Overview
Predicted 3D model of a 72-nucleotide RNA (transfer RNA) from an Elusimicrobiota bacterium. RNAcentral holds the sequence, with entries from ENA. The prediction has a mean pLDDT of 81. It matches the Rfam family "tRNA". Rfam classes the family as a transfer RNA.

[in-house]
RNA sequence: CGGGGCAUAGUGAAAUGGUUCUCACGCGUGCUUUGGGAGCAUGAGUUCCGGGUCCGAUUCCCGGUGCCCCGA
Repeated sequence: CGGGGCAUAGUGAAAUGGUUCUCACGCGUGCUUUGGGAGCAUGAGUUCCGGGUCCGAUUCCCGGUGCCCCGA
């Protein structure tokens, strides 16, 4: 310098344009227990950044940032 891939909740992942972005672990609250743990119920919390297309974008397009791989 060129090409490719990835970025989604605290962590790990799913979601190929359409219901309020879902699941596991974790966290808060309540029940249970003498207490803890386990269990049950319930709740909070998320799309890397900036634009564009579209009635509608996590998804498609453009640019940027970070990480990884390949080539020179």